[in-house]
This is a predicted structure of a 74-nucleotide RNA (transfer RNA) from an uncultured Clostridia bacterium. It matches the Rfam family "tRNA". Rfam classes the family as a transfer RNA. The sequence was found in a public genome assembly. The coordinates come from a structure-prediction model, not an experiment, and the mean pLDDT is 82.
RNA sequence: UGCGGAGUGGCAGCAGCGGUUAGCUCAGCAGCCUCAUAAGCUGAAGGUCGAGGGUUCGAAUCCCUCCUCCGCAA
Numbered sequence: 001u002g003c004g005g006a007g008u009g010g011c012a013g014c015a016g017c018g019g020u021u022a023g024c025u026c027a028g029c030a031g032c033c034u035c036a037u038a039a040g041c042u043g044a045a046g047g048u049c050g051a052g053g054g055u056u057c058g059a060a061u062c063c064c065u066c067c068u069c070c071g072c073a074a
Base pairs, nucleotide, nucleotide: 001073002072003071004070005069006068007067010026012025013024014023019057029043030042031041032040050066051065052064053063054062
């Protein structure tokens, strides 16, 4: 430098492939349970979907540019 892949609450792991309030697991927090801890059960909180533009009535999703990471080729 070229090609391909990835970026979604918490430097966690993922789903969502144009249309209700963006969900799940784990972690964290509160409560229940326990002598206590863990496990288990319940609940609430936490996201402007890497950044900026564009298309559209409507974008996490489609298009463009850029950033970061991974792989392949030089």